[in-house]
Context: one part of a larger RNA
RNA sequence: GCCUACGAGUUACCGUUGCCGGCAAGGUUAAGUGAUUAAGUCACGGAUCCGUAGCGAAAGCGAGUCUGAAUAGGGCGAGUUUCAUUCUUAGGGAAUGAAAGCGCAUUUAGGUGCGUUAGAGUCGGUAGUGGUAGACGCGAAACCGUGUGAUCUACCCUUGGGCAGGUUGAAGCUGUGGUAACACACAGUGGAGGACCGAACCCGUUGACGUUGAAAAGUCUUGGGAUGACCUGAGGGUAGGGGUGAAAGGCCAAUCAAACUCGGAAAUAGCUCGUACUCCCCGAAAUGCAUUUAGGUGCAGCGUUUGUUUAGUUUUAUAGAGGUAGAGCUACUGAUUGGAUGCGGGGGUUUCAACGCCUACCAAUUCCUGACAAACUCCGAAUGCUAUAAAAUGAUGACAAGCAGUGAGGGCAUGGGUGCUAAGGUCCAUGUCCGAGAGGGAAAGAACCCAGAUCAUCAGCUAAGGUCCCCAAAUGUAUGUUAAGUUGUUCAAACGAGGUUGGGCUGCAUAGACAGCUAGGAUGUUGGCUUGGAAGCAGCCAUUCAUUUAAAGAGUGCGUAACAGCUCACUAGUCGAGCGGCCCGGCAUGGAUAAUAAUCGGGCAUAAACAUACUACCGAAGCUAUGGCAUCAACUUAGGUUGAUGGGUAGGGGAGCAUUCUAAACUGGGUAGAAGGUGAGUUGUAAGACUUGCUGGACUGUUUAGAAAAGAAAAUGUAGGC
Numbered sequence: 001g002c003c004u005a006c007g008a009g010u011u012a013c014c015g016u017u018g019c020c021g022g023c024a025a026g027g028u029u030a031a032g033u034g035a036u037u038a039a040g041u042c043a044c045g046g047a048u049c050c051g052u053a054g055c056g057a058a059a060g061c062g063a064g065u066c067u068g069a070a071u072a073g074g075g076c077g078a079g080u081u082u083c084a085u086u087c088u089u090a091g092g093g094a095a096u097g098a099a100a101g102c103g104c105a106u107u108u109a110g111g112u113g114c115g116u117u118a119g120a121g122u123c124g125g126u127a128g129u130g131g132u133a134g135a136c137g138c139g140a141a142a143c144c145g146u147g148u149g150a151u152c153u154a155c156c157c158u159u160g161g162g163c164a165g166g167u168u169g170a171a172g173c174u175g176u177g178g179u180a181a182c183a184c185a186c187a188g189u190g191g192a193g194g195a196c197c198g199a200a201c202c203c204g205u206u207g208a209c210g211u212u213g214a215a216a217a218g219u220c221u222u223g224g225g226a227u228g229a230c231c232u233g234a235g236g237g238u239a240g241g242g243g244u245g246a247a248a249g250g251c252c253a254a255u256c257a258a259a260c261u262c263g264g265a266a267a268u269a270g271c272u273c274g275u276a277c278u279c280c281c282c283g284a285a286a287u288g289c290a291u292u293u294a295g296g297u298g299c300a301g302c303g304u305u306u307g308u309u310u311a312g313u314u315u316u317a318u319a320g321a322g323g324u325a326g327a328g329c330u331a332c333u334g335a336u337u338g339g340a341u342g343c344g345g346g347g348g349u350u351u352c353a354a355c356g357c358c359u360a361c362c363a364a365u366u367c368c369u370g371a372c373a374a375a376c377u378c379c380g381a382a383u384g385c386u387a388u389a390a391a392a393u394g395a396u397g398a399c400a401a402g403c404a405g406u407g408a409g410g411g412c413a414u415g416g417g418u419g420c421u422a423a424g425g426u427c428c429a430u431g432u433c434c435g436a437g438a439g440g441g442a443a444a445g446a447a448c449c450c451a452g453a454u455c456a457u458c459a460g461c462u463a464a465g466g467u468c469c470c471c472a473a474a475u476g477u478a479u480g481u482u483a484a485g486u487u488g489u490u491c492a493a494a495c496g497a498g499g500u501u502g503g504g505c506u507g508c509a510u511a512g513a514c515a516g517c518u519a520g521g522a523u524g525u526u527g528g529c530u531u532g533g534a535a536g537c538a539g540c541c542a543u544u545c546a547u548u549u550a551a552a553g554a555g556u557g558c559g560u561a562a563c564a565g566c567u568c569a570c571u572a573g574u575c576g577a578g579c580g581g582c583c584c585g586g587c588a589u590g591g592a593u594a595a596u597a598a599u600c601g602g603g604c605a606u607a608a609a610c611a612u613a614c615u616a617c618c619g620a621a622g623c624u625a626u627g628g629c630a631u632c633a634a635c636u637u638a639g640g641u642u643g644a645u646g647g648g649u650a651g652g653g654g655a656g657c658a659u660u661c662u663a664a665a666c667u668g669g670g671u672a673g674a675a676g677g678u679g680a681g682u683u684g685u686a687a688g689a690c691u692u693g694c695u696g697g698a699c700u701g702u703u704u705a706g707a708a709a710a711g712a713a714a715a716u717g718u719a720g721g722c
Stems, first nucleotide, its partner, number of pairs: 001722006011133013026050002032044005054061002064076004080100009101116006136274002139271001143264003147260002154238009163228001165197003168193001172189006201225003207220003240256001242252003277656006287300005301406002303403007312393009326379001327377002333373002338368003344362002346359004409434010439450003454628004459624003465618003468603003474615001476614006487605002495590002499587010516574005522547003527541003553568001557566002629646007657711001659708008668700002676695008
């Protein structure tokens, strides 16, 4: 991993709601007793409990009662009879009307109006659900209690055992020397030491191997101690909040920040995982408030089922409330540009001071001008909201009861807060989709575009999007644009640029423009000043003037030390038709840099790109066609017809299938072959059912009821097998 078997909402009691049944202003027995049985059943038993009346803490009173001084007020309660008509499911019930009574209100002295005709429980069964119990199943770490452990290991006690060989050579002693005597020195002797080297023995420093090992800690290598705080045998002691510890929270039997065993015990788990057959109808939420609350829960909201009831929604019209968007501000509050005026202040001056004067300083009020605000408003929409009326629609509304789930939401669009007008960010509001939604398109994609899947069909029409090939359908029509593979589905900016194309305004031009070529471009003068020099051209000044001219600046650049020289403006000739400037668009162009190999999805394309217009076609589970099934409603009648509906998670409701057992019937089936196993066929919308071959060798079915140890693919499920 697979197969087989097992494996999770049960049972008891007490509530509550629905349904079924008995009796009914009543209903009902419990324990127990008696009778009789195979199990059991029947009868008695009225204690009790619920209901028929409430109020009060209670005594108690009672259609009232409590509070209270109260006959007040208030709280909680109670609340009339009769007749007639109609309808009806023929049992009752419902509706309408009338009379009387009562209560209330209002006025009058007579009435008027409104309301009022009550009342079902209880016992049992069954289904849903709540509570108490282990309470759908499995799952802790832990806590407490009784015991068992020191054959491992820690320390201790008693009694034994072990340590090859080699080295060093303390004290002491002896001798000699030495001293007054000691001391001391030397030579021997001696054999000390948590001394040295190194086997056994003990340990475990290093590296490799081993890591489903040879081994739940080892092997090899290397290393430490090796007469000692040494190692070791045997016997004994200390026990779990306790021991022991040369202390690492170490060790206490492969278990230690509190051992193991059994028990409390199915501890508890707002947590995780799992929770088993089918079909049909409806179908959510991820919000508000609160919470030792934030991944839980309570109430509300939203779902479903049943019942009651009569609204609901949309459009139009009318009437309203409001202060948003916008706008405005000599309409307030606040902020604010420039200017005018210049109260007041600062500074200067007047020898100090005063009165004054001045001011390219600051600056109030007012005026002109420009402009701002979520917590400004003289104003002020559109939507939305409320009410009324009409029309349309046709169960969508409301309420009650049973049962829930949800209370982590997310993307997109729009209006905002926050943030950086950052985020696939975060927090609100309105809408939508995903969630719980399949199908087509966007290459691929939860929520973007189109569109809501009852089933079948080798039928048709369309949506979004497409029509050269991959790939269904146009190498479509018409007119332009682009030359960059721009582009061909997503994003590039400021800025730059005689790219190209369209439009507008304007200037020059056959009296010859623009460009080119030829020629001129002069004189007073080297203007004046400055300067070493300054001559058109370093700089300064200006009546930048005048003359000759077709024209020529006291000079547009280059150049020289200064001149010179080249050139321009300007003019003539030649040439012969358009040439310049500005503005606004379209498409292109540079700007253009990201991490594994590129690319429009690809091939590729000069259209198969872009823009505008048009036609045809393709294209979905959309719509249509034909047939079938189901649900609901209406109408029909016992056949159906018509219409609408049938995506679906949590969840609610309904209807069934299968398994085991029980009862009854079939006076069922079966050795002429049951159950089971394994093939084949038929059939039902599904769970499933039926027939039959082979095997098997003795039990077993159908119908109607009933009862459950009643359905497995998942729980790192349990056991076995492979």
Predicted 3D model of a 722-nucleotide part of an RNA (large-subunit ribosomal RNA, domain II) from Methylotenera sp. Model confidence (mean pLDDT): 81 of 100. The full RNA is in RNAcentral, with records from ENA. Its Rfam family is "Bacterial large subunit ribosomal RNA".